A computed fold for a 345-nucleotide part of an RNA from an Oscillospiraceae bacterium, annotated as small-subunit ribosomal RNA, central domain. Its mean pLDDT, the model's own confidence on a scale to 100, is 88. It matches the Rfam family "Bacterial small subunit ribosomal RNA". Gene Ontology terms of the family: ribosome and structural constituent of ribosome.

[in-house]
Context: one part of a larger RNA
RNA sequence: CUGGGUGUAAAGGGUGUGUAGGCGGCUGCGCAAGUCAGAGGUUAAAGGUAUGGGCUCAACCCAUACAUGCCUUUGAAACUGCGUAGCUUGAGUGUCGGAGAGGUAAGCGGAAUUCCCAGUGUAGCGGUAAAAUGCGUAGAUAUUGGGAGGAACACCAGUGGCGAAGGCGGCUUACUGGACGACAACUGACGCUGAGACACGAAAGCGUGGGGAGCAAACAGGAUUAGAUACCCUGGUAGUCCACGCCGUAAACGAUGAAUGCUAGGUGUAGGAGUGAUAGCUUCUGUGCCGGAGUAAACACAAUAAGCAUUCCACCUGGGGAGUACGGCCGCAAGGUUGAAACUC
Numbered sequence: 001c002u003g004g005g006u007g008u009a010a011a012g013g014g015u016g017u018g019u020a021g022g023c024g025g026c027u028g029c030g031c032a033a034g035u036c037a038g039a040g041g042u043u044a045a046a047g048g049u050a051u052g053g054g055c056u057c058a059a060c061c062c063a064u065a066c067a068u069g070c071c072u073u074u075g076a077a078a079c080u081g082c083g084u085a086g087c088u089u090g091a092g093u094g095u096c097g098g099a100g101a102g103g104u105a106a107g108c109g110g111a112a113u114u115c116c117c118a119g120u121g122u123a124g125c126g127g128u129a130a131a132a133u134g135c136g137u138a139g140a141u142a143u144u145g146g147g148a149g150g151a152a153c154a155c156c157a158g159u160g161g162c163g164a165a166g167g168c169g170g171c172u173u174a175c176u177g178g179a180c181g182a183c184a185a186c187u188g189a190c191g192c193u194g195a196g197a198c199a200c201g202a203a204a205g206c207g208u209g210g211g212g213a214g215c216a217a218a219c220a221g222g223a224u225u226a227g228a229u230a231c232c233c234u235g236g237u238a239g240u241c242c243a244c245g246c247c248g249u250a251a252a253c254g255a256u257g258a259a260u261g262c263u264a265g266g267u268g269u270a271g272g273a274g275u276g277a278u279a280g281c282u283u284c285u286g287u288g289c290c291g292g293a294g295u296a297a298a299c300a301c302a303a304u305a306a307g308c309a310u311u312c313c314a315c316c317u318g319g320g321g322a323g324u325a326c327g328g329c330c331g332c333a334a335g336g337u338u339g340a341a342a343c344u345c
Base pairs, nucleotide, nucleotide: 004316005315006314007299008298012313014200015199016198017197021193022192023191025087026086027085028084029083030082031081033080034079035076036075037074038073039072040071041070042069048066049065050064051063052062053061054060090190091187092186093185094183095182096181097180102176103175104174105173106172107171108170109153114148115147116146117145118144119143120142124135125134161168162167205246206245207244208243209242210241214240215239219235220234221233222232257312258311259310260309261308262307265290266289267288268287269286270285271284272283273282274281275280294301295300318345319344320343327338328337329336330335
């Protein structure tokens, strides 16, 4: 390389938009590049293979044939391609409709924690397995009233919803993206995938400036212990929050790439439509469970496939060395990305 694979054995890119490329619905006509058929030319000799022959055999030697390529020419027109004319089922547009923590910004609200002020009140509070550090007669804890400030939004809440993924949850307003259902009016293949590229991308971390209630790496003290640089306790700074700019990684997981078609059922649930009588029935889209064929090493998957097929992309090829070294690119840094070998089993 071929072949075989990628849920858990090595292996699906974190996710999307999309360039090149690859692939692409139905019908008619034309062309003949691919394709197929006929003919001709060429394909040096030696060598090779097959057959036959010559040295007694063989090695060796000789003859004939073959070699899928390339070129020319004459045709065929099913398929691919190209051109042209159409079609509507793929795709999109339109009209109407309801659902949603989809996004961005601004404003508002109540509960709770902490702190401050004032009242009541007195000796404890707190914490643990038990304690101690800590707080408290300079009046704490508890309780009542008032105030400040930050962060998060109980119940509703649901294998419920929305989003490409990351993710999104108090309420209101403004702006805004997508999906779904019904109709079948319009366009007429406008599609699928997608190397590069671009955009987005939890947490932590970084830069500048704010903010800081609670929590809390580091750190300090108290315990525990043989020790305890821990687990437990009392404190506590970065950080967590906001704005702008970086970083670009995660068990970024369904450990399952995207798209299309096909292949028994049963039962929940979310949104819509039709019908009906409130029961129900039919149907579309999503989200769960069970299960048949089939698949699978088994576990299991099973119309949301890991089944049967097609197209495109990504990735794997024994373990360690190693996601390391070197080099390139990116980054302020931390580091990221690309990514070996010696050696060894």